């Protein structure tokens, strides 16, 4: 330069012939058992806010009632050609 793949909470990673995100797993908090602890177990655990609610899918756009999905431009990352 050309093709093809991937970017989603702290982490790994679901959800796509568009229907209102983050299941499940790991960390982590607090707690339960225990002398203690480790194991197991019960809530919780993206972001801003008092709260009501609003944000969030690599960035910026477009279509659409409605976009993690679809289309455009561009990063950034793995292959492949040349």
């Nucleotide at each position: 330069g050309c093709c093809c793949g991937g970017g989603u909470g702290g982490u790994g990673a679901a959800a796509u012939a568009g229907g209102u995100a983050a299941a499940c797993a790991c960390g982590c908090g607090u707690c339960a058992c225990u002398u203690a602890a480790a194991a197991u177990g019960a809530c919780g655990u993206g972001c801003c806010g008092a709260a009501a609610g609003g944000c969030u899918u690599g960035c910026g756009g477009g279509u659409u009632c409605g976009a993690u999905u679809c289309c455009c431009g561009c990063c950034c990352u793995g292959g492949g050609c040349a």
The prediction has a mean pLDDT of 80.
The RNA shown here (transfer RNA) has 82 nucleotides and comes from a Patescibacteria group bacterium.
Rfam family: tRNA. It is annotated as a transfer RNA.
Taxonomically the source falls in Bacteria candidate phyla (Bacteria).